RNA sequence: UUCUUAUUUAGAGAGGUGGAGGGAUCUGGCCCUUUGAAGCCUCGGCAGCGGGCUCUUUAUGAGCACUGUGCCAAUUCCACAAGCAAUCGGCUUGAAUGAUAAGAA
Numbered sequence: 001u002u003c004u005u006a007u008u009u010a011g012a013g014a015g016g017u018g019g020a021g022g023g024a025u026c027u028g029g030c031c032c033u034u035u036g037a038a039g040c041c042u043c044g045g046c047a048g049c050g051g052g053c054u055c056u057u058u059a060u061g062a063g064c065a066c067u068g069u070g071c072c073a074a075u076u077c078c079a080c081a082a083g084c085a086a087u088c089g090g091c092u093u094g095a096a097u098g099a100u101a102a103g104a105a
Stems, first nucleotide, its partner, number of pairs: 001105008013043005021032003027079003044072003049068003052064004080094005
C1' cells in the first nucleotide's frame, strides 16, 4: 500500500511549548480558533478491537483494565439516493468516502 471482516448518532481534557490556522480529501455550507489553531511534550481520562486474567449457565456470555493499539467539539459536522411529510426547514432507511481494530498478501 491492497484485500477481508467488524464497528462507526454513546463516551472521555488539563497543563507546557508553539504562533495561524483547523474540522481526512476537491468544492460548497456551517462551525472551532489570538479568550491562542495545527504540530510536539507531560499528566489525566474514555472505550473495550487484539492479547492476558477472573467468573460462570461453557457461548456469538459476563467482568477486570495488566498489555498492544485507538480515541478525548459538533452523527464520520452536513452534503449523495430512495421514501415520508409539506414548504425552504424536517423525519426514516440506505449508500459513498474516510477512520479504527484484527487477520491476510

Record summary
The RNA shown here (SAM riboswitch aptamer (S box leader)) has 105 nucleotides and comes from Fictibacillus terranigra. It was read from a public genome assembly, where an Rfam model found it. It matches the Rfam family "SAM riboswitch aptamer (S box leader)". For this family Rfam cites "The S box regulon: a new global transcription termination control system for methionine and cysteine biosynthesis genes in gram-positive bacteria" (Grundy and Henkin, Mol Microbiol, 1998).